A computed fold for a 74-nucleotide RNA from a Pseudomonadota bacterium, annotated as transfer RNA. Rfam family: tRNA. The family's RNA type in Rfam is transfer RNA. The coordinates come from a structure-prediction model, not an experiment, and the mean pLDDT is 81.
[in-house]
RNA sequence: GGGCCUCUAGCUCAGUUGGUCAGAGCGUCCCGCUGAUAACGGGGAGGUCGACCGUUCGAAUCGGUCGAGGCCCA
Numbered sequence: 001g002g003g004c005c006u007c008u009a010g011c012u013c014a015g016u017u018g019g020u021c022a023g024a025g026c027g028u029c030c031c032g033c034u035g036a037u038a039a040c041g042g043g044g045a046g047g048u049c050g051a052c053c054g055u056u057c058g059a060a061u062c063g064g065u066c067g068a069g070g071c072c073c074a
Stems, first nucleotide, its partner, number of pairs: 001073007010026004019057001028044005050066005
């Protein structure tokens, strides 16, 4: 220098034929249960989907640029 892949909640990830709610598990907080703890049950908070621009009535999803990480080639 070139090619490909990934980036969504504190962590691990799902969701990508564009729409209807941005979700799950774990974690965390509150309540219940218990003599108490764990486990278990109920409930809550937490994300402008890596950044910006564009296409569109509408973008996590499509296009472009940039950034971060990984693999390969030179």